[in-house]
RNA sequence: GGGCUGCUAGCUCAAUGGCAGAGCAGGGCACUCUUAAUGCCAAGGUUCAGGGUUCGACUCCCUGGCAGCCCA
Numbered sequence: 001g002g003g004c005u006g007c008u009a010g011c012u013c014a015a016u017g018g019c020a021g022a023g024c025a026g027g028g029c030a031c032u033c034u035u036a037a038u039g040c041c042a043a044g045g046u047u048c049a050g051g052g053u054u055c056g057a058c059u060c061c062c063u064g065g066c067a068g069c070c071c072a
Base pairs, nucleotide, nucleotide: 001071002070003069004068005067006066007065010024011023012022013021018055027041028040029039030038048064049063050062051061052060
């Protein structure tokens, strides 16, 4: 220098162009002599940034950033 993949909750990851979700962590409650385990409940998001397409974008297109892999 060229190519490919990824970027979504604190962490690990889902999400046919049509309500952004799960598990774990953290909080509350139940259970327990207490703790742990278990169960229940609630909360937690500028979907990397900017622009475009569209009635509608995490998703498609363009540019940039960061990370990883391959080639040179």
RNAcentral holds the sequence, with entries from ENA and MGnify. Transfer RNA from a Ktedonobacteraceae bacterium, 72 nucleotides, folded computationally. RNAcentral records the identical sequence in 3 taxa. It matches the Rfam family "tRNA". The family's RNA type in Rfam is transfer RNA. A reference for the family is Hou (1993), "The tertiary structure of tRNA and the development of the genetic code", Trends Biochem Sci. Its mean pLDDT, the model's own confidence on a scale to 100, is 81.